Record summary:
Large-subunit ribosomal RNA, domain VI from a metagenome, 267 nucleotides, folded computationally.
Context: one part of a larger RNA
RNA sequence: CGAAAGAUACUUGAGGGGACUCGUUCUUAGUACGAGAGGACCGGAAUGACUGGACCGACGGUGUGUCUGUUGUUUUGCCAAAGGCAUUGCAGAGUAGCCACGUCCAGAAAGGAUAAGUGCUGAACGCAUCUCAAGCACGAAACCUGCCCCAAGAUGAGGUAUCUCAUGUCGUUAAGACAGUAAGGAUCCAGAGAGAUGAUCUGGUUGAUAGGCUUCACGUAGAAGUGUAGUGAUAUAUGGAGCGGAGAAGUACUAAUAAUCCGAGGG
Numbered sequence: 001c002g003a004a005a006g007a008u009a010c011u012u013g014a015g016g017g018g019a020c021u022c023g024u025u026c027u028u029a030g031u032a033c034g035a036g037a038g039g040a041c042c043g044g045a046a047u048g049a050c051u052g053g054a055c056c057g058a059c060g061g062u063g064u065g066u067c068u069g070u071u072g073u074u075u076u077g078c079c080a081a082a083g084g085c086a087u088u089g090c091a092g093a094g095u096a097g098c099c100a101c102g103u104c105c106a107g108a109a110a111g112g113a114u115a116a117g118u119g120c121u122g123a124a125c126g127c128a129u130c131u132c133a134a135g136c137a138c139g140a141a142a143c144c145u146g147c148c149c150c151a152a153g154a155u156g157a158g159g160u161a162u163c164u165c166a167u168g169u170c171g172u173u174a175a176g177a178c179a180g181u182a183a184g185g186a187u188c189c190a191g192a193g194a195g196a197u198g199a200u201c202u203g204g205u206u207g208a209u210a211g212g213c214u215u216c217a218c219g220u221a222g223a224a225g226u227g228u229a230g231u232g233a234u235a236u237a238u239g240g241a242g243c244g245g246a247g248a249a250g251u252a253c254u255a256a257u258a259a260u261c262c263g264a265g266g267g
Base pairs, nucleotide, nucleotide: 001153005164006163007162008161009160010159011158015150016149017148018147021049022048023047024046025045026044027043033038050107051106052105053104054103055102060099061098062097066093067092068091069090070089071086072085073084074083075082076081110145111144112143117138118137119136120135167179168178169177170176184262185261186260187259188204189203190202191201192200209255210254211253212251213250214249215248216247218244219243220242225238226237227236228235229234
């Protein structure tokens, strides 16, 4: 820009893409078959490998936010207690998030039309013959559906529901142009289940969108100070302490204020 007014939701599916895999065990059944040795088709059930997708409750990684221990050095005048630097100094743990080594799901059944092949009926050719004779039937991971995803710019531009309504000026009434609006949308702002940016999504005071605060899940592992024991290193009590808390809930304290723009007049 189009889709014969302007919008908001939900859809149909022309078409396109993805996927399509292979075992083992049990049973049927030690049956059919076979002198025996051996040993099935068909059907039923279970369980794997591989590939793909999703997810983080459990298992397990990471986790330069977090907690703790500790070495050297330096600063806060000194002790004590802390901060900085040394690969995150090194080391031990670890929430959210992101992941696989983890969990769940799928790769299934079925139908149609067929290939090689197997046939029925049956002449040409009184027999026979599956037939580049008429006619009829089976038959494969291939093909078309079926399963999952995208999809009306499918210009062949589809469908359903709902909302807005029949203003003004110019123009010969008309075609048309312009202006302010409606439903609605956007700018702008707080953001994340989204993300390079657009976009998407959640909100914008009639508000829990982010931060803060409170409480909690959870993580570290027992703070400082003081008392006690010990010559002391240290241990112990106060005390599941202190610190953190990317997660959850609550709470308008802070910031989403204010404002602007676009947007129909058809048939």
Annotation: Its Rfam family is "Bacterial large subunit ribosomal RNA".